Description
Predicted 3D model of a 90-nucleotide RNA (c-di-GMP-I riboswitch aptamer) from a Candidatus Competibacteraceae bacterium. It matches the Rfam family "c-di-GMP-I riboswitch aptamer". Rfam links the family to the GO term cyclic-di-GMP binding.
């Protein structure tokens, strides 16, 4: 610098459940809590999946209520990428 991750030491992170905030929601943070993880670090760039407040359309007497269609939300623990990194080993 590349590729590896059998086995070892130092750690490290933390899914589902519960509780509290935040948030229209998906989902986030802080607490418990470990399924699991060699990048389960960071980052929405390309698929991909989830909300759907706002906005567009429909149906309706209706400014009630429904349904559809939309990311300017979101998910890095879904896949590719990119950046940076611990410890061994070739």
């Nucleotide at each position: 610098a590349u590729c590896c991750g059998a086995a070892a030491a130092a750690g490290g992170c933390a899914a589902a459940g519960c509780c509290g905030c935040c948030g229209a929601a998906a989902g986030g943070c802080g607490g418990u809590g470990a399924c699991g993880c060699a990048a389960a670090a960071u980052c929405a760039c390309c698929g991909g999946u989830c909300u759907a407040a706002g906005g567009g359309g429909c149906u309706g007497c209706a400014g009630a209520a429904g349904c559809c269609c939309u990311a300017a939300g979101a998910c890095a623990g879904c896949g590719g990428g990119a950046u940076c990194g611990c410890c061994g080993g070739a």